[in-house]
RNA sequence: GGGCCUUUAGCUCAGCCGGUUAGAGCAGCGGUCUUAUAAGCCGCCGGUCCGGGGUUCAAGUCCCCGAAGGCCCA
Numbered sequence: 001g002g003g004c005c006u007u008u009a010g011c012u013c014a015g016c017c018g019g020u021u022a023g024a025g026c027a028g029c030g031g032u033c034u035u036a037u038a039a040g041c042c043g044c045c046g047g048u049c050c051g052g053g054g055u056u057c058a059a060g061u062c063c064c065c066g067a068a069g070g071c072c073c074a
Stems, first nucleotide, its partner, number of pairs: 001073007010026004019057001028044005050066005
């Protein structure tokens, strides 16, 4: 220098060909249970979807330009 992949909640990740409230598990908080702790059960909390533009009635999803990380080639 070239190519490909990843980036969504504090963490690990889903999200199919664009379609209407953005989700799961873990963590955290509250409750229940227990002599107590843990586990289990119930509930709650939590995101401007890496940044900026564009297309569209509508973008996490498509296009462009960047950023960070990873792999391969040179």
This is a predicted structure of a 74-nucleotide RNA (transfer RNA) from a Clostridia bacterium.